[in-house]
Context: one part of a larger RNA
Molecule: small-subunit ribosomal RNA, central domain
Organism: uncultured bacterium
RNA sequence: CUGGCCGCACAGAGAGGGUGGGUGGCUCAUUAAGUCUGAUGUGAAAUCCCCCGGCUCAACCCUGGGAACUGCAUUGGAUACUGGCGGACUUGAGUGCUGUGAGAAGGGAGUGGAAUUCCCCGUGGAGCCGUGAAAUGCCUAAAUAUUCGGAAGAACACCCAUGGCGAAAGCCACCCUCUGGGCCUAAACUGACCCUUAAGAUCCAAAGCGUGGGGAGCAAACAGGAUUAGAUACCCUGGUAGUCCACGCCGUAAAAGAUGUAUACUAGCCGUUGGGGUCCUCGAGACUUUAGUGGCGCAGUUAUACGCGAUAAGAUUACCGCCCGGGGAGUGCGGCCGCAAGGCUAAAACUC
Numbered sequence: 001c002u003g004g005c006c007g008c009a010c011a012g013a014g015a016g017g018g019u020g021g022g023u024g025g026c027u028c029a030u031u032a033a034g035u036c037u038g039a040u041g042u043g044a045a046a047u048c049c050c051c052c053g054g055c056u057c058a059a060c061c062c063u064g065g066g067a068a069c070u071g072c073a074u075u076g077g078a079u080a081c082u083g084g085c086g087g088a089c090u091u092g093a094g095u096g097c098u099g100u101g102a103g104a105a106g107g108g109a110g111u112g113g114a115a116u117u118c119c120c121c122g123u124g125g126a127g128c129c130g131u132g133a134a135a136u137g138c139c140u141a142a143a144u145a146u147u148c149g150g151a152a153g154a155a156c157a158c159c160c161a162u163g164g165c166g167a168a169a170g171c172c173a174c175c176c177u178c179u180g181g182g183c184c185u186a187a188a189c190u191g192a193c194c195c196u197u198a199a200g201a202u203c204c205a206a207a208g209c210g211u212g213g214g215g216a217g218c219a220a221a222c223a224g225g226a227u228u229a230g231a232u233a234c235c236c237u238g239g240u241a242g243u244c245c246a247c248g249c250c251g252u253a254a255a256a257g258a259u260g261u262a263u264a265c266u267a268g269c270c271g272u273u274g275g276g277g278u279c280c281u282c283g284a285g286a287c288u289u290u291a292g293u294g295g296c297g298c299a300g301u302u303a304u305a306c307g308c309g310a311u312a313a314g315a316u317u318a319c320c321g322c323c324c325g326g327g328g329a330g331u332g333c334g335g336c337c338g339c340a341a342g343g344c345u346a347a348a349a350c351u352c
Base pairs, nucleotide, nucleotide: 003324004323006321007306012320014203015202021196022195025089027087028086030084031083033082034081035078036077037076038075039074040073041072042071049066050065051064053061054060092193093190094189095188099184105179106178107177108176110174111173112156116152117151118150119149122146123145127138128137164171165170208249209248210247211246212245213244217243218242222238223237224236225235260319261318262317265314268296269295270294271293272292273291274290275289276288277287278286279285280283300308301307325352326351327350334345335344336343337342
């Protein structure tokens, strides 16, 4: 170097952007590096292989002979493929006009109503709350309930949907503003600019950390009441961090589709979202096309499994990541990162 794999058995990095590297559409000319071929030189001897001969044979051996040494160098040729150089192309990729349209995509600023809690003035007068049942708790210093008014913080019912957007994490009240991406249509333009991606850098739920605010509700910890043999729980009454905001860290999740990214190929049928087209009886219409998003299903595939099946786990190529019996262990040591918590990298002895 050569193998088999990665939805569920070990294995796809949480995600994209991208350097080096790897890989690369169609056509013409050239070159001849890879590739193929001839010649020359060299490739010590021994060994291996084929023979002659010698130890009575053999193993073994040698004045022996041949072949081989699959290699390297030089040189002459070949030119399909790969590479180099040059020219052209438009299908990949991109720009962009026409024009229409979708969206909870992101940042900033503002506004709104319902609910909850608290506060004030009334009404009212004995309970309220809570549970399986209770009790703790609240209440004649007037609670619960109810009318009006005020304050605060957080979250946005219905619409709401196998619906939409985003690379993922994620994103739903309304209005304004700034910004990103994608789809459709199809004049024109650039002319392979593509794909993938180690390292490095960036984004990354929740919890957690730092500084300063904020604090209605909820609620780890904590306290009390119950339950129970016990109850450091489940249930109840309270309740602090936290949850919210600004800035800065952390960098992990069953970060899941447990399915890496990109490309063209391979029966159908039924929904749904955005856009385009054709047709007619002009409608809540039919057909078709494209980009998504769902349900079944053929071929195929898979462990004769579950299933997947144009959104593949089918068939194909390129590149990256990763796995190699269970435990020890995602641990120790070392290194790097972090304020810390801890993260990343990552063994062995031993044992079954």